[in-house]
RNA sequence: GCCCCGGUAGCUCAGUGGGAUCGAGAAGCGGACUUCUGAUCCGCAGGUCGGAAGUUCGAAUCUUCCCCGGGGGU
Numbered sequence: 001g002c003c004c005c006g007g008u009a010g011c012u013c014a015g016u017g018g019g020a021u022c023g024a025g026a027a028g029c030g031g032a033c034u035u036c037u038g039a040u041c042c043g044c045a046g047g048u049c050g051g052a053a054g055u056u057c058g059a060a061u062c063u064u065c066c067c068c069g070g071g072g073g074u
Stems, first nucleotide, its partner, number of pairs: 002072006011025003019057001028044005050066005
C1' cells in the first nucleotide's frame, strides 16, 4: 500500500429501507423507603453521533476525503 469491521452520553452498547425531541444499561445527582449504609422504587442531568465537504426540503443513516482502533491476506 490492499480488503473487512468499528468510532453514538464520562463508561458499555442499541438505532444505518433518510423524517417528530438520537435511546437503553450501569455510573452520577436529587427524592422516597431504612436507625444508618446497602438494596429497591421514582425523578433529573448528561450527545456537535470521530473530523471536513457533498447530495437532499430534511443526514447518526447516502457519497467522497481524512484521523483513530481492531482484524485478514500479500
The RNA shown here (transfer RNA) has 74 nucleotides and comes from a Phycisphaerales bacterium.
Rfam family: tRNA. Rfam links the family to the GO term triplet codon-amino acid adaptor activity.
Lineage of the source: Bacteria > Pseudomonadati > Planctomycetota > Phycisphaerae > Phycisphaerales.
The sequence was found in a public genome assembly.